[in-house]
């Protein structure tokens, strides 16, 4: 340089055109407990960025950024 796969919450994952993006762990508050842990209830928090297609995009397309892998080049 080129090809390919991936990027979703603090972390790990789900949703692969459909309405309000779903869980687990973690965080905060409350309950329970003599206290802590465990347990129960509640809350906050996420689609890498920009553009496009579409009535509708996490999903499809293009570019950029970042990461993994293959190939090529390396006087």
């Nucleotide at each position: 340089g080129u090809c390919u796969c991936c990027g979703u919450a603090g972390u790990u994952a789900a949703a692969u055109g459909g309405a309000u993006a779903u869980a687990a762990c973690g965080g905060c508050c409350c309950c329970c407990u003599c206290c802590u842990a465990a347990g129960g209830g509640g809350c906050a928090g996420u689609u890498a960025c920009a553009g496009g297609u579409u009535c509708g995009a996490u999903u499809c397309c293009u570019g950029u950024c970042g990461g993994g892998g293959g190939c090529a080049c390396c006087a």